[in-house]
Overview:
This is a predicted structure of an 83-nucleotide RNA (THF (Tetrahydrofolate) riboswitch aptamer) from a bovine gut metagenome. The prediction has a mean pLDDT of 90. It matches the Rfam family "THF (Tetrahydrofolate) riboswitch aptamer". Rfam's curators write: Tetrahydrofolate (THF) riboswitch was first reported for Ames et al. as an RNA motif in 5' untranslated (5'-UTR)regions of folate transport and biosynthesis genes in Firmicutes genomes. The sequence is in RNAcentral, with records from MGnify.

């Protein structure tokens, strides 16, 4: 210096608006730069609190959701041993 899990923007495509998901607590579990490790990071499961924006010309359409996915630029481990 490369290089991870992940972060953030965009562009798409759903999903949900008859409330899931997101986000908060706990608990327990698992994976995590090339190698064994490793948590205040990340994922997944129990529980336990809180909570929302629909709307219209309607076989669809526009919105809303600290929403899921996939691309794509941009940040990007923490000691030890490699490259």
């Nucleotide at each position: 210096g490369a290089g991870u899990a992940g972060g953030g923007g965009a562009u798409u495509c759903g999903c949900g608006u008859u409330a899931a998901g997101u986000g908060c607590c706990u608990a327990a579990g698992g994976a995590u730069g090339g190698g064994a490790g490793g948590u205040c990071g990340c994922c997944u499961u129990g529980g336990g609190a809180c909570g929302a924006a629909g709307g219209c010309c309607a076989u669809g359409c526009c919105g809303c959701g600290g929403u899921g996915g996939a691309u794509c630029c941009c940040c990007g481990c923490c000691a030890c041993c490699g490259c």